A computed fold for a 485-nucleotide part of an RNA from an uncultured prokaryote, annotated as small-subunit ribosomal RNA, 5' domain. Its mean pLDDT, the model's own confidence on a scale to 100, is 85. Its Rfam family is "Bacterial small subunit ribosomal RNA".
[in-house]
Context: one part of a larger RNA
RNA sequence: GAUUGAACGCUGGCGGCAGGCCUAACACAUGCAAGUCGAGCGAGAAAGCACUUCGGUGUGAGUAGCGCAGUGGCAGACGGGUGAGUAACGCGUGGGAAUCUACCCAGUGGUACGGAAUAACAAUGGGAAACUGUCGCUAAUACCUUGUACGCCCUGCGGGGGAAAGAUUUAUCGCCGAAGGAUGGGCCCGCGUUGGAUUAGGUAGUUGGUAGGGUAACGGCCUACCAAGCCUACGAUCUAUAGCUGGUCUGAGAGGAUGAUCAGCCACACUGGAACUGAGACAUGGUCCAGACUCCUACGGGAGGCAGCAGUGGGGAAUCUUGCACAAUGGGCGCAAGCCUGAUGCAGCCAUGCCGCGUGAGUGAAGAAGGCCCUAGGGUUGUAAAACUCUUUCGCUAGGGAAGAUAAUGACGGUACCUAGUAAAGAAGCCCCGGCCAACUCCGUGCCAGCAGCCGCGGUAAUACGGAGGGGGCUAGCAUUGUUC
Numbered sequence: 001g002a003u004u005g006a007a008c009g010c011u012g013g014c015g016g017c018a019g020g021c022c023u024a025a026c027a028c029a030u031g032c033a034a035g036u037c038g039a040g041c042g043a044g045a046a047a048g049c050a051c052u053u054c055g056g057u058g059u060g061a062g063u064a065g066c067g068c069a070g071u072g073g074c075a076g077a078c079g080g081g082u083g084a085g086u087a088a089c090g091c092g093u094g095g096g097a098a099u100c101u102a103c104c105c106a107g108u109g110g111u112a113c114g115g116a117a118u119a120a121c122a123a124u125g126g127g128a129a130a131c132u133g134u135c136g137c138u139a140a141u142a143c144c145u146u147g148u149a150c151g152c153c154c155u156g157c158g159g160g161g162g163a164a165a166g167a168u169u170u171a172u173c174g175c176c177g178a179a180g181g182a183u184g185g186g187c188c189c190g191c192g193u194u195g196g197a198u199u200a201g202g203u204a205g206u207u208g209g210u211a212g213g214g215u216a217a218c219g220g221c222c223u224a225c226c227a228a229g230c231c232u233a234c235g236a237u238c239u240a241u242a243g244c245u246g247g248u249c250u251g252a253g254a255g256g257a258u259g260a261u262c263a264g265c266c267a268c269a270c271u272g273g274a275a276c277u278g279a280g281a282c283a284u285g286g287u288c289c290a291g292a293c294u295c296c297u298a299c300g301g302g303a304g305g306c307a308g309c310a311g312u313g314g315g316g317a318a319u320c321u322u323g324c325a326c327a328a329u330g331g332g333c334g335c336a337a338g339c340c341u342g343a344u345g346c347a348g349c350c351a352u353g354c355c356g357c358g359u360g361a362g363u364g365a366a367g368a369a370g371g372c373c374c375u376a377g378g379g380u381u382g383u384a385a386a387a388c389u390c391u392u393u394c395g396c397u398a399g400g401g402a403a404g405a406u407a408a409u410g411a412c413g414g415u416a417c418c419u420a421g422u423a424a425a426g427a428a429g430c431c432c433c434g435g436c437c438a439a440c441u442c443c444g445u446g447c448c449a450g451c452a453g454c455c456g457c458g459g460u461a462a463u464a465c466g467g468a469g470g471g472g473g474c475u476a477g478c479a480u481u482g483u484u485c
Base pairs, nucleotide, nucleotide: 001485002484004482006481007480009478010477013357014356015355016354017353018352019350020349021315026313027312028311030310031309032308035074036073037072040071041070048059049058050057051056081268082267083266090193091192092191093190094189095188096187099185100184104181105180108177109176110175111174112146114144115143121136123134124133125132126131152161153160154159166173167172168171194240195239196238201231202230203229206228207227208226209225210224211223212222213221243265244264245263246262247258248257249256250255270291271290272289273288274287293304294303295302296301321347323346324345325344329343330341331340332339333338360390361389362388363387370381371380372379373378394426395422396421397420398419399418400417404412429474430473431472432471433470434455435454436453440469441468442467443466444465450457451456
């Protein structure tokens, strides 16, 4: 000098764009953050109208998701958060073969005959609740048998095995098989990736082989048997620290430091473990077990997981609203209408940063008054003020008023912007003045009070302390402290 996710002090007019728990991966009240499909299925109202013995019956209507549910499908593996763990094929880069891929794309071949249940519901129990038992009824794109097989799988080449689902507004949407593509993953390898030797030896599924199992897939991934290997001074093992990268800061560069925001990858979801479902998870708002903690309880037993968005307590020098909207972009479901979406788009708070603008302009010497200094003559503040003339950026008041959206639909928002009006009117501070280092005098104090980045000032004339006048620097900021080069 540059830099910053900054903080503290003094001060503070406006706008645009960005950023905002770096600490306790501490604990969390409350609300919301993942649903959707009636064009899969059973079920299933009410108003109204008509009749009535005034109890109701019929119709509305097997209509309407209006509401709460059930069955079934798809989505809850994305999106959002955090960086605890991890020194590792985790990441970066470049290769590889033994692999899977729902939805999507372009083709191809099919979609036959039947059956048994079960929830909802009704009845009846248990329980404080969470929830749950028994019995009875019923449907399906839920489940199962049989048949068929272009291609597919196995094969000892004789043969064997294996599929489907329908719906509706009749034009579509689906369903099944096997190949292909696209997209997305899983796996393997070369190279690179912090410090410590006051860590020198480490290793038994360990290293390799055979056979088998397992996986979508190769493989000690697992098991049995056999052999005795494998890594290491080019640093194994142990230990400490740490998410990695594109990038960011600095620097002429080489390099050094760093990994907030944005983007890619990884890991995690109260702590530890496990599998289920599924194309995909060993699953943040799924399940089970154990643990700690919190809550409810009728003491028998239950419920919970903000490192989602807001918000609370706590910790801390320190970091925001329990806001609006699905209008746009994108995502899920749906033929669609549409529903959901704290993703996202916006608004709110904060000088936290960067950028821009303003706090007036011109004329104005009686060089006014006042202040300060003085050799008492004057000097200085100082064209500064007043006064006169002018302007109206920003602000404020009023009127008009978008683009962003396409035929319709705008949260932002009566916002941006435009026009008129208003009056110099509403808008300047902070640090410094001994040298380094731009800027000097007076008073007070008297090694005291104090200053200080270094050198050093202060013990009676202190340009170094405190005040004043004057001056210098930067400016809606200034200065200090911390960080990095």